[in-house]
């Protein structure tokens, strides 16, 4: 020098978000166990379970300086000591403990002091002899010593006392100097006793207690004492929790924690309690005695059956038992105990050593250098990187520890002793010496294979159904390291029981309300008093522990030495401000008194009108009534309706209002009694008399229950009638309790402000009731203050937010209730109140990782608002009915290839299946392959070609032929590719997965919306802008305005189409001119016209008018070819359907590879009891059929259109002028017109469906193709619920073209002209969309959630007829051993000995409480996979829902009565807010 240095979060509830909220993780620690691994020492620690039961050994002896005896060792008489050491934690909730104090007491062995040891006697054990017994033991007689026993005597002192007196001691021994003996005082230690205060759960233990409490007296202990007896008194204790149940040794200490507490009480250290269970005493200073006794009782063991013996909760040990816990070691060297005068002798205490990584420390497995960046594994691939990795080989060096060998200082004093540990050198050689766990977030660390909701992981989320950083494996990485994980506990974080430090309007929590005893709290001033309370000092908290400094072992764990430290508790001084007591005054809190005041406050009685109902009577005739629409009902025996009278019996319009009164419930016609409460004035009296408030009292809607009444309406339950798939409901006819009354019980509600109750303190403003009072001369009105009640806005503040905000959910004090995660559950079970129903009171296993509040964003409502759409609604036409045609199911097949499924599949892939196509199905055939590319080899053989056999064909097989380029060149050789052949790579796949994907496409939707950046508001998610007002086709302008811009949509631009101008005139076109003709721009000609195609104009709310905010923008008008987007097209925003496609096409994985590839011949996709979608045809006179006649627009033509001409009824032939086309063709345009017939019929309609004969296409029309002519003439006569299109050049109707194609099932799909309406008043409805708002338990987002019976299985529990334990009393019997008391016996005394009394272990009988297990059966509960029934609740959940009660149904639940709002809606009223 120092000792107080210390505080962390995260994951989970949602779509997202703030918040309550639980659960779960990261630290720390264990006397630990398990799993893998394990090299070395140090030091600690080690039966937590069966306080269940033990074999063996040991753990208590010592003394010969008390004694006799003795050959020796033994044994035995005496003393001391065995009550100490070790051990363990049953039992104990106070006879314990722990702090602190006390007075009525004892004490061996130690230490101080006084005093004293004289005399005498008689025994008995060993031991001798003789017996009993299996043993264990014992009996009987002889005789023996003492420090063993006993008796006189003395008496300091000691007791006891009636103050006369009485009563009581000793032991010697060895040897000379010691050790002993007896009396007493004193001291230390140690022991027994008391007070206070503290010390665990439970009240689902509320009362307990008869020696119990106190008192005299007397017994009894060392000692006080009901400690025990006998009388008397009747206390005593207890909500500050007695008395009972359960747990459990305390306590210094440990663990952890910032700490405050929370857990715990292993090793050491204290105190206690226990020694096989249970009682009892004896000895003795101590003991009711772990290895002493005496009795019961269970258990072992021995026995000759007769009797004995025995206690490991001391060390080791062994079995058991359990997740699990050591060596039957060595020594008394040291420390300490016991005995002894001493040598010494015991000593499982203790020194030590073994075993266990059980824990803490400490050390090692090497160090340094070394790039072919080796192999080998992995990855990834650009085919070569990268990664392990300086890692390894390989140089060079060092020796710690293990190992061997020598040798000695320390542990060690003290002479003798040395169990064990230690210390030093010396030798060898990188040699022996690394692992475990995790790498999905929390949580530091990732690839790739395998697996395919299976295996299988997990702490909490959760991960796994073919690309798994989560399983399993490996590479690699990260933590830690002789350990690492795990699993159990504990504290921690959890502020998550909140003292420090929480909360209750909605999350879980305010008692229904009042009154009030205890309790807590409590107003001003004055004095004292010192109990809290503050400071100051003593004492006293045991060492050891933590802490702090030195120190000691090579360090460190460890241990020393000394501090702080132990936050407590007493004692004593001081202080007086506060609390607190005592005492006094006070008036402001309180309460009284006096004058006024307003009220549906209470209880009683009396009375009134309307309405209804019942009954006479009357009018009067066929219906009433009820409902979405209906029946049940009533009514000709006269109902409804209407009048009169009479009798009933419940409610009390209007006033009447977020108005008024109570404590709450709750109260309303008027009218009397009675009767509580409250505001205001006035300050007149008491003088803190005050708040609060557990138990307790009292009051408490509605339902309900009891006995009497009384009963018009209404009305659970019931009946019917309806409505439903059903209706145990909602509607509708009836109707019983009940609703009324009056006593009397229940005590419950969303008994609500979901918001305890009193004070005070903190901006306003406004309504509305009650009262006072100023001012205006005065009333009235008004105003302005002031008190107290009711609303509603708001500032600060608070709060998750919402919202509160002087009536506070702000700030503060006071007392009281409640709350600690969701379900089980307000259940069970006990208690307790009730006649019952049932109420308070109130758990638990078990099961979920959430349940929940409030706000936000979507969806979504059988929720509202406003706006639009062929959405309806006006209309016109169709579709379902018929026959065909086409797709689709579905059935059938060898095959019927796939695909495609509500809109937004289904005439769709398919712009064309006879073969092919073609994927499919049967047969035949091939295997580097129908296609693509590389390598190798071969060599001129085969492959093409041609011919021949077999075959359906593909192919096979035979035989015929043959090259080419370059170099060297003689013959030849060599060598290359294209081809071929052979093997290897590999191709190929319309095999799978559109849920692995690109792309592409549909669909809401051509709807008007969908973001963003700054700024702002909110904690946040988000919201603002995008809302509102207007207006538009439109988030389209504009105007406002915490929002300002802005981007993708919209609209524009772009095509085509309507008018015009210019420009150009061929193959278009013809007005003039001319020519010519069978008709014709057929020719000259000619750019005017049409028209072709190219650049332009033109339309823009631009002009005028009115409306409108001087706005956008709308209505109307003018001019114009066209007028408000002229029409029409392309163009499709952020996104939704895991919305369609691996069979366009690409591709990721998987699978196939003499086959899932390829090639052929045939078939099949066209198959047909049936069903639906899409079309055509038609049903007919606005028609058909004949005949003649007129007008287009866009196309398309060379393996092609094909004119004119012949031929044929016709398809269609032959021929082929002309045209690569504004030129020729295709090619007739049809409805249309005109004129004739047909006369309402299955027809001159319809054409289906067969039979002939034929024609085109193509290798080939059976399967299965179009077209023709003749003949044939089937349903059908306008079409049921539904149901589809279409708003103008549109429906509607009419024909043309074209793609696809050898032909063709095209009636189809895509285009093009003709001719061409009808409606549309509106938006209530149906269906879809958008905006704003509203509810919401939905978010996969209503095809969403979700209830509850019944089946099944599995868990846990609750009753139960019994069954069977344990526990603690109570009552009786029995009564062992022993104290005590009596009585007896006995040698003189002592010592015995018998009996009997009390008390009592243990046993027995009995009724009873408490608690446990199991019980057929039974009751709900939870949880399970895709089971039944139905739909309660969540939107108005479709009957609004929920609370209490009661009754009733398969279930959710319905119905009555009362009640909330924690129900949408719409309309009124009233407030409030701004001007």
């Nucleotide at each position: 020098c120092a000792a107080u240095u210390g505080a962390a979060g995260a994951g989970u509830u949602u779509g997202a978000u703030c918040c309550u909220g639980g659960c779960u993780c990261a630290g720390a620690u264990u006397g630990a166990a398990c799993g893998c691994u394990g090299g070395c020492g140090g030091c600690a620690u080690g039966g937590u379970u069966a306080a269940a039961a033990c074999a063996u050994g040991c753990a208590a002896g010592u003394u010969g300086c008390a004694c006799g005896a003795u050959u020796g060792a033994a044994a035995g008489u005496g003393g001391c000591g065995a009550a100490a050491g070790g051990g363990c934690g049953a039992g104990u909730a106070a006879u314990g403990c722990g702090a602190u104090c006390g007075a009525a007491u004892g004490u061996g062995c130690c230490c101080c002091g006084a005093g004293g040891u004289g005399g005498g006697g008689g025994a008995u054990a060993g031991c001798g002899u003789c017996g009993g017994g299996a043993a264990a033991c014992u009996g009987a007689c002889g005789g023996u010593a003492a420090u063993a026993c006993c008796c006189c005597a003395u008496g300091u002192c000691c007791u006891c006392u009636a103050c006369g007196g009485a009563g009581a001691a000793a032991a010697g021994g060895u040897u000379u100097a010691c050790c002993g003996c007896c009396u007493u005082g004193g001291g230390a230690g140690c022991a027994g006793c008391g007070a206070u205060c503290g010390u665990c759960c439970u009240a689902u233990c509320a009362g307990c207690u008869u020696g119990u409490u106190g008192g005299u007296g007397a017994g009894g202990u060392a000692a006080c004492g009901g400690c025990u007896c006998a009388c008397c008194a009747a206390g005593g204790c207890g909500a500050a929790g007695a008395c009972g149940g359960g747990u459990a040794g305390c306590g210094g200490g440990u663990g952890u924690g910032a700490g405050a507490g929370c857990a715990u009480g292993a090793c050491c250290c204290g105190c206690c309690g226990c020694a096989u269970c249970g009682g009892a005493a004896c000895u003795g200073a101590g003991a009711c005695a772990c290895u002493g006794u005496c009795c019961g009782g269970a258990c072992u063991c021995c026995u000759a059956c007769g009797g004995g013996a025995g206690g490991c909760u001391g060390c080791a040990g062994u079995a058991a038992c359990g997740a699990a816990u050591c060596u039957u070691c060595c020594g008394c060297a040291a420390u300490g105990g016991g005995c002894g005068a001493a040598a010494g002798c015991c000593u499982g205490a203790c020194g030590g050593a073994g075993c266990a990584a059980u824990g803490c420390c400490g050390c090692g497995u090497g160090u340094g250098g070394g790039a072919u960046g080796a192999a080998g594994c992995g990855u990834c691939u650009u085919c070569g990187a990268c990664g392990u990795g300086u890692a390894a080989a390989c140089c060079a060096c060092u020796g710690u520890c293990a190992g061997g060998g020598a040798a000695u200082a320390g542990a060690a004093a003290c002479a003798c002793u040395g169990a064990u540990c230690a210390u030093u050198c010396c030798c060898a050689a990188a040699g022996g010496a690394a692992g475990g766990g995790c790498c999905g977030g929390c949580u530091a660390a990732u690839u790739c294979c395998g697996u395919g909701c299976c295996a299988g992981c997990a702490g909490c989320c959760g991960c796994g159904g073919u690309a798994a950083u989560a399983c399993g494996g490996a590479a690699g990485g990260c933590c830690c390291g002789a350990g690492c994980g795990u699993u159990a506990a504990u504290c921690g974080g959890a502020a998550u029981c909140a003292c420090u430090g929480g909360g209750c309007u909605u999350a879980a929590a305010g008692g229904g309300u009042g009154c009030g005893c205890a309790g807590g709290c409590g107003g001003a001033c004055u004095c004292g008093u010192a109990g809290g309370c503050a400071u100051c000092u003593c004492g006293u908290g045991a060492a050891a522990u933590c802490c702090c400094a030195c120190a000691g072992c090579u360090c460190a764990a460890c241990u020393g030495u000394g501090g702080a430290a132990c936050a407590g508790c007493g004692g004593g001084g001081u202080g007086a401000a506060c609390c607190a007591c005592g005492a006094g005054u006070c008036u402001u809190g309180a309460g009284g008194c006096a004058g006024g005041u307003a009220g549906g406050g209470g209880c009683u009685g009396a009375u009134g009108g309307a309405a209804c109902c019942a009954u006479g009577g009357g009018u009067g005739g066929a219906g009433c009534g009820g409902u979405g629409a209906a029946a049940u009902g009533c009514g000709u025996a006269g109902a409804u309706a209407u009048c009169c009278a009479u009798g009933g019996g419940a409610a009390c319009g209007c006033c009447a209002a977020u108005g008024g009164c109570g404590a709450a419930g709750g109260c309303a016609g008027u009218c009397a009694g009675c009767u509580g409460g409250g505001c205001c004035u006035g300050u007149u009296c008491u003088g803190a008399c005050g708040c609060u408030c557990a138990g307790g009292c009292a009051c408490g809607a509605a339902a309900g229950c009891g006995u009497g009444g009384g009963g018009a309406g209404c009305g659970a339950a019931c009946g019917g009638g309806a409505u439903u798939a059903g209706a145990u409901a909602c509607c509708c006819c009836g109707g019983u309790a009940g609703u009324c009354c009056a006593c009397g019980c229940c005590g419950u509600a969303a008994a609500c402000g979901a918001u305890g109750c009193g004070c005070a303190c903190u901006a306003g403003g406004u309504c509305g009731g009650g009262g006072c009072g100023g001012c205006u001369u005065u009333c009235a009105c008004g105003u302005c203050g002031u008190c107290c009640c009711g609303g509603c806005c708001g500032a600060a503040g608070g709060u998750a937010a919402a919202c509160u905000g002087a009536u506070u959910a702000g700030u503060g004090c006071g007392c009281c209730g409640c709350c600690u995660g969701g379900g089980g559950a307000g259940u069970a079970c006990g208690g307790u109140c009730g006649c019952a129903a049932g109420g308070c009171u109130a758990a638990a296993a078990c099961u979920c990782a959430a349940a929940g509040g409030a706000a936000u964003u979507g969806a979504c409502g059988g929720g509202g608002g406003c706006u639009c759409a062929c959405a309806c609604a006006a209309g016109c036409g169709g579709u379902g009915g018929a026959g065909c045609a086409u797709g689709u199911u579905g059935c059938u097949u060898a095959a019927u290839u796939c695909g495609a499924g509500g809109c937004a599949a289904c005439g769709c892939g398919a712009a064309g299946a006879a073969c092919c196509u073609u994927a499919c199905c049967a047969g035949g055939g091939u295997u580097u392959g129908a296609c693509a590319u590389g390598c190798a080899u071969g060599g001129a053989u085969u492959a093409a070609c041609c011919u021949u056999u077999c075959g359906a064909a593909a192919g096979a097989u035979a035989g015929g032929c043959c090259a080419c380029g370059c170099c060297c060149u003689u013959u030849g050789g060599g060598u290359g590719g294209a081809a071929c052949a052979u093997g290897c790579a590999c191709a190929g796949g319309u095999g799978c997965u559109g849920c692995a994907u690109g792309g592409c496409u549909g669909u809401c939707g051509u709807c008007a919306g969908c973001u963003c950046g700054u700024g702002c508001u909110g904690u946040g998610a988000a919201g603002u802008g995008u809302c509102g007002g207007g207006u538009u086709a439109a988030g389209u302008c504009c105007c406002u305005u915490a929002a300002c811009g802005a981007g993708c949509g919209c609209a524009a631009c772009c095509c085509c189409u309507a008018u015009c101008g210019u420009u150009a005139g061929u193959u278009a076109c013809u007005a003039a001119c001319g020519c010519g003709u069978u008709u014709u721009g057929g020719c000259g000609a000619g750019u005017a016209c049409u028209c072709u195609a190219g650049c332009g104009a033109g339309a823009c709310u631009g002009c005028c008018g009115g409306u409108g905010u001087c706005a956008a923008a709308c209505c109307g008008g003018a001019g114009g070819a066209a007028g408000g987007u002229g029409g029409g097209g392309a163009u499709g925003a952020c996104g939704u359907c895991a919305a369609g496609u691996c069979c366009u096409c690409a591709u990721g994985g998987c699978c196939u590879u003499u086959a899932u590839g390829c090639c052929c011949u045939g078939g099949g996709a066209u198959g047909c009891a049936a069903a639906c979608g899409u079309g055509c045809u038609a049903c007919a006179a606005u028609g058909g059929c004949a005949u003649g006649g007129a007008c287009a627009a866009a196309g398309c033509g060379a393996a092609g259109c094909a004119a004119g001409a012949c031929c044929g009824c016709g398809a269609g032939g032959u021929g082929g002028a002309g045209c690569a086309a504004a030129u020729c063709g295709c090619a007739a345009a049809a409805a249309c017109c005109a004129u004739g017939c047909c006369c309402c019929a299955g027809u001159u309609c319809g054409g289906a469906u067969a039979g002939c004969a034929g024609g085109c296409u193509g290798c080939a029309a059976u399967u299965c193709g179009c077209c023709u002519g003749c003949u044939u003439g089937a349903a059908g006569c306008c079409g049921g619920a539904a149901u589809c299109g279409c708003u103008a050049g549109u429906a509607a109707u009419c024909g043309c073209g074209u793609a696809u194609c050898a032909g063709c099932u095209a009636c189809g799909a895509c285009g093009c002209g003709g001719u061409g309406a009808a409606u549309a008043c509106g938006u209530u409805c149906c269906u879809g969309a958008g905006c704003c708002u509203u509810g919401u338990a939905c978010a996969c987002a209503c095809c969403g959630c979700c209830c509850g019976u019944c089946a099944c299985g599995u868990c846990a529990u609750g009753g139960a007829a019994g069954c069977u334990g344990g526990c603690a009393g109570c009552g009786c019997c029995c009564g062992a051993a022993g104290u005590c008391a009596c009585a007896u016996c006995g040698u003189u005394u002592c010592a015995g000995g018998u009996g009997u009394g009390c008390c009592u272990a243990c046993g027995g009988c009995g009724a009873g409480g408490c608690u446990g297990g199991u019980g057929a059966c039974u009751g709900g509960g939870a949880c399970g996979a895709a089971g039944u029934c139905g739909u309660a609740a969540c939107a108005a959940g479709g009957u609004a829902g929920c609370c209490g009660u009661a009754g009733g149904a398969g279930a959710a639940c319905c119905u009555g009565c009362g009640g909330c709002u924690g129900g949408a809606u719409c309309a009124c009223c009233u407030c409030c807010u701004u001007u």
Predicted 3D model of a 1475-nucleotide RNA (small-subunit ribosomal RNA) from a Phycisphaeraceae bacterium.
Its mean pLDDT, the model's own confidence on a scale to 100, is 82.
Rfam family: Bacterial small subunit ribosomal RNA. Gene Ontology terms of the family: structural constituent of ribosome and ribosome.